[in-house]
Context: one part of a larger RNA
RNA sequence: GAGUAGCGAUAAACAGGGUGAAAUUCCCUGUCACCGAAAACCCAAGGUUUCCUGCGCAACGUUCAUCGGCGCAGGGUGAGUCGGCCCCUAAGGCGAGGCUGAAAAGCGUAGUCGAUGGAAAACAGGUUAAUAUUCCUGUACCGAUCUGUAAUGCGAUGUGGGGACGGAGAAAGCUAGGCCAGCCGGGCGUUGGAAAUCCCGGUUCAAGCGUGUAGGCGUAUCUCGUAGGCAAAUCCGCGAGAAUUAGCUGAGGCGUGAUAACGAGCGAACAUGUUCGCGAAGUGGUUGAUGCUCUGCUUCCAGGAAAAGCCGCUAAGCUUCAGUUACAGAUUGACCGUACCGCAAACCGACACAGGUGGGUAGGAUGAGAAUUCUAAGGUGCUU
Numbered sequence: 001g002a003g004u005a006g007c008g009a010u011a012a013a014c015a016g017g018g019u020g021a022a023a024u025u026c027c028c029u030g031u032c033a034c035c036g037a038a039a040a041c042c043c044a045a046g047g048u049u050u051c052c053u054g055c056g057c058a059a060c061g062u063u064c065a066u067c068g069g070c071g072c073a074g075g076g077u078g079a080g081u082c083g084g085c086c087c088c089u090a091a092g093g094c095g096a097g098g099c100u101g102a103a104a105a106g107c108g109u110a111g112u113c114g115a116u117g118g119a120a121a122a123c124a125g126g127u128u129a130a131u132a133u134u135c136c137u138g139u140a141c142c143g144a145u146c147u148g149u150a151a152u153g154c155g156a157u158g159u160g161g162g163g164a165c166g167g168a169g170a171a172a173g174c175u176a177g178g179c180c181a182g183c184c185g186g187g188c189g190u191u192g193g194a195a196a197u198c199c200c201g202g203u204u205c206a207a208g209c210g211u212g213u214a215g216g217c218g219u220a221u222c223u224c225g226u227a228g229g230c231a232a233a234u235c236c237g238c239g240a241g242a243a244u245u246a247g248c249u250g251a252g253g254c255g256u257g258a259u260a261a262c263g264a265g266c267g268a269a270c271a272u273g274u275u276c277g278c279g280a281a282g283u284g285g286u287u288g289a290u291g292c293u294c295u296g297c298u299u300c301c302a303g304g305a306a307a308a309g310c311c312g313c314u315a316a317g318c319u320u321c322a323g324u325u326a327c328a329g330a331u332u333g334a335c336c337g338u339a340c341c342g343c344a345a346a347c348c349g350a351c352a353c354a355g356g357u358g359g360g361u362a363g364g365a366u367g368a369g370a371a372u373u374c375u376a377a378g379g380u381g382c383u384u
Base pairs, nucleotide, nucleotide: 013031014030015029016028017027018026032381033380034379035378040361041360042359043358046341047340050339051075052074053073054072055071056070060068061067080141081140082337083336084335087118088117092113093112094111098107099106100105122139123138124137125136126135142333143332144331145330146329147328148327149326150325151324152323153318154317158313159312160311161310166300167299168298169297172293173292174291177287178286179285180284181283182203183202184201185200186199187198204261208256209255210254211253215249216248217247221242222241223240224239225238226237228236229235262282265278266277267276268275269274270273301304347356348355363375364374365373
């Protein structure tokens, strides 16, 4: 220079009370304002303790600070079912032998890894200062092992089925959700009206199990033959016949789960914002999805993963054993992640940076709409 520029979105504050040495800034209450396809909620990535509590205010915080994502200390992440690991493979990687190369090494078969995909099984309520599909309560389900009973041809790294898939379009049946009525509980006042056709609040409930509907596919089943499926096959394929409209799949609803739980509100206790207890109604109509039936149906050409789990078949083999199937009971289910942020002050941008960051949920009024404006739940007023 200069007490100058600046103090990082013009969403906005104000009052009372509390704490304290000190309060525009922290806490509580009330009013006001802002977002509301987000500035709300839940995941993934990434971060790695930032989470909660107590005690602090040097530094950090563009001001202050009693406050904090700051300092110190203590506490906090509980799983057979969520995700991973485990089983399976894709692109791609590695690669016994092998080929090539002077070598280093390159390529590559069998194989072995590799999720962003496939593949068994859990929901509702409650609880903590901080975790919960993990703890607790209630009700379930799956796999493996063992035992018992009953029945019985079992057996794979082989073989077959299945898994198993594109785009677009249209309609129907539903549900989530919304709205209204009924029902239940409460109110009627300080100012003109207000016991009614008024006002306020509530009216919630899962998986599982049973039933098998709207709808979709459609010949199941049996008999005979059989040059294919690298061997075999009773399986699949192919051919012929008999007999029926079976059979398979499938939302939702209903029943049960649930005489429970939750629940407006009421009562009690005291540390006055917590704990404990009691607990009404809990029905119907209408609307209605971008969700489900639907991996469906119709249609089109550019013709839209693989493998395992799973189901059948037999080979070797075993066949009073073993094995397999059904039912019942018992036992068992390891390891890793789980706090918190997550369109952001906690990630990527040197910063508490107007930038960037994948997926899911989607209330009401207006409306074609996820636009717009207002608003609920919820969250904020952007640290002078």